About this RNA: Model confidence (mean pLDDT): 77 of 100. The RNA shown here (Fluoride riboswitch aptamer (crcB RNA motif)) has 74 nucleotides. The sequence was found by an Rfam model in a public genome assembly.
[in-house]
RNA sequence: GAGCGUCACGGCAAUGGAUUUCUGCCGGGCCUUCGGGCCGAACCGCCGAAAAGGCUGAUGAUUCCUGCCUGAUG
Numbered sequence: 001g002a003g004c005g006u007c008a009c010g011g012c013a014a015u016g017g018a019u020u021u022c023u024g025c026c027g028g029g030c031c032u033u034c035g036g037g038c039c040g041a042a043c044c045g046c047c048g049a050a051a052a053g054g055c056u057g058a059u060g061a062u063u064c065c066u067g068c069c070u071g072a073u074g
């Protein structure tokens, strides 16, 4: 210097919030008055070559809450 593994921490998993002995993925750089700031990674559904147009889903999964659509009943 390079590669791999484990643990911890942070982040992400197409529309809101909570939950968890759950699953997968990412974690590099710059500035700083050391308080922090900026950019990046993972991620950003499906049909259609693309545009136009159309379609599905509030979760990656669990247990719930809320919102929306349709129908029935009072």
Stems, first nucleotide, its partner, number of pairs: 009027005016065003020061001022060001028039004045055003